[in-house]
RNA sequence: GCCGUGGUAGCUCAGUGGUAGAGCAGACGCCUGAAGAGCGCCUGGUCGGGUGUUCGAUUCACCCCCGCGGCA
Numbered sequence: 001g002c003c004g005u006g007g008u009a010g011c012u013c014a015g016u017g018g019u020a021g022a023g024c025a026g027a028c029g030c031c032u033g034a035a036g037a038g039c040g041c042c043u044g045g046u047c048g049g050g051u052g053u054u055c056g057a058u059u060c061a062c063c064c065c066c067g068c069g070g071c072a
Stems, first nucleotide, its partner, number of pairs: 001071007010024004018055001026042001028040003048064005
C1' cells in the first nucleotide's frame, strides 16, 4: 500500500431504516447479628468523527481516525 473485519453504557455484547437494549459492574431498598448469595428498584449512551441519501440513519453510501487478521 491492497483486501477483509470490527468500533454501541464503566466492561462483554445484542440491535441491519421508525429515534437504543441485555448481562456483569455501581447506588438504594428487602433479607441477615453482620456480610456474602438471592430478590426488587434506579442510575448510566453526541451509537468512533464528518458529509450525503431518506419524511426518518446505530442501521445505507462516501471520506477520515483507531483496533484486529490476511496479502505484498

A computed fold for a 72-nucleotide RNA from Candidatus Staskawiczbacteria bacterium RIFCSPHIGHO2_02_FULL_33_16, annotated as transfer RNA. The RNAcentral record of the sequence draws on ENA.